The part of an RNA shown here (small-subunit ribosomal RNA, 3' major domain) has 476 nucleotides and comes from a wastewater metagenome. Its mean pLDDT, the model's own confidence on a scale to 100, is 85. Rfam family: Bacterial small subunit ribosomal RNA.
Context: one part of a larger RNA
């Protein structure tokens, strides 16, 4: 000086209290452990591994095993040799690959003979190639502490000196936010603003949007740009007004007007620096190994095994339900190798059509929850869907190992889950569904939308994590 105390003192903070819902009990799905296995490729392990890398393992991917091949190599660079490229085709083979047959001569330079460029084989040479090892050699890039309020410097000043002082005190704020005082005076990096969205309200434009007027079966045609919308310009909040209070100061309360009030809400943004934190399997890159194999190619398998054990999850146990009819109401993306309407066919998944549409114009497109009416009346049932047989659809060379979907039929556990633990402070929790990335198909997962919509904080003893100060230490 700092760390650290079952020292103090002061503060935060879904940290606790208060609620609201969940994990843990049971089926399934995912992911790890473990244990099999020829292989179950590999990394990640307290919080910060474990629906993570993987925004999508049937081949492909793929690093892993088993088997067939290749040796200058799958791809690149140059010297020489042949051959124009280039297309048909036949045998062997699971392919990869390998051996034969046929046709075929282009472009530029020359009468030709021959040489040139492209391009393919052969060769030979610099070499390539390595998802091998080492994240504790390392760039980059990321996670954490923690959007926590801190973390430094110049010059002065003080100490032999490390080093202190500013940055401590008294107030205050979310905040080393301001404000006073003070041997300090400034500064820098964070804070806060500037930046995205979203909540008021003018202008500005008006089609594909929108309709106060006509018209129509219907925003459908005339009209129109009021009005909603849709996107650019600009306004609006700043403790600015008013009262109290406070040290006349920062600020604090509480009131006005206000679409919004004291950071309106949310996002993007991550100080110095901690964990030899993660990653050599994105990328790069230093050593070190492989070099007829740890390098490529192909086919089949494996990553999808299953006594068990956890971590995220879905769906449920029922009447605040379940069904079976009918009627409403989004928002935010996607679309031409696509989206796919009408209309027919099937129970259905789908099929057959192909209208429109590079999209505020056409599609996906039913939003579900909700709301009206009926039937079920508390039982393992008209809850609850595993699991099997059978029949089928779609995708793809190909669904056996291993995809998803649909009918019929069967109809396991499971009556609210020990000990423990978790999320969440408002348009949030819960609860409905709907779109996207990936993607041939494949989504309970992740990312985003929108719809309905709570209870609750007395408080800061207690517990966790933090910040400031101070004390004590036989710690660095």
């Nucleotide at each position: 000086u700092g760390a650290c105390g079952g020292g103090g003192g002061c503060c935060c903070g879904c940290a606790c209290a208060a609620g609201c819902g969940g994990u843990g009990g049971a089926g399934c799905a995912u992911g790890u452990g473990g244990u099999u296995u020829a292989a179950u490729u590999c990394g990640a392990c307290g919080c910060a591994a474990c629906g993570c890398g993987c925004a999508g393992a049937a081949c492909c991917u793929u690093a892993c095993c088993c088997g067939g091949g290749c040796u200058c190599g799958a791809a690149a660079g140059u010297g020489c040799u042949g051959g124009a490229a280039c297309u048909c085709u036949g045998c062997c083979g699971a392919a990869a690959g390998g051996u034969g047959g046929g046709g075929g001569u282009g472009c530029c330079c020359g009468c030709a003979a021959g040489g040139g460029a492209a391009c393919c084989a052969g060769u030979a040479u610099c070499c390539a190639g390595g998802u091998g090892c080492u994240g504790c050699a390392u760039g980059g890039c990321u996670g954490u502490c923690g959007u926590c309020a801190g973390c430094u410097c110049g010059u002065g000043u003080c100490g032999u000196g490390a080093g202190a002082u500013g940055u401590u005190g008294g107030g205050u704020u979310a905040a080393g936010u301001c404000c006073c005082g003070c041997a300090a005076c400034g500064a820098g990096c964070g804070c806060a603003a500037c930046c995205c969205c979203u909540g008021c309200u003018a202008c500005u434009a008006g089609u594909u949007g929108c309709u106060a007027c006509a018209u129509u079966a219907a925003g459908u045609u005339g009209a129109g740009c009021a009005c909603u919308c849709u996107a650019g310009u600009g306004g609006g909040a700043c403790u600015g007004c008013c009262g109290g209070u406070g040290u006349u100061a920062a600020g604090c309360c509480g009131g006005a007007g206000g679409a919004a009030g004291g950071u309106g809400g949310g996002g993007a943004u991550g100080a110095c620096g901690u964990c030899a934190a993660g990653u050599c399997c994105u990328c790069a890159u230093g050593g070190c190994c492989c070099u007829u194999a740890u390098g490529u190619c192909c086919g089949g398998g494996g990553c999808u095994a299953c006594a068990c054990a956890c971590g995220u999850g879905c769906u449920a146990c029922a009447a605040u339900g379940g069904u079976c009819g009918g009627u409403a109401c989004a928002g935010a993306u996607c679309g031409u190798c696509g989206c796919g309407a009408a209309c027919a066919c099937g129970c259905a998944a789908g099929u057959g059509g192909g209208a429109g549409c590079a999209a505020a114009u056409c599609g996906c497109a039913a939003a579900a929850a909700a709301c009206c009416g009926g039937c079920c009346u508390c039982a393992g049932u008209a809850c609850a869907g595993a699991u099997a047989g059978g029949a089928g659809u779609c995708u793809g060379c190909a669904a056996c190992u291993c995809g998803a979907c649909u009918c019929c039929u069967u109809g396991a556990a499971g009556u609210u889950g020990g000990a423990a633990u978790c999320g969440c402070u408002a348009g949030u929790a819960a609860u409905c569904g709907c779109u996207g990335a990936u993607c041939a198909g494949c989504a309970a997962g992740c990312a985003g939308c929108g719809g309905u919509g709570a209870a609750u904080a007395c408080g800061u003893u207690c517990c966790c994590g933090g910040g400031c100060c101070u004390u004590g230490u036989a710690c660095a």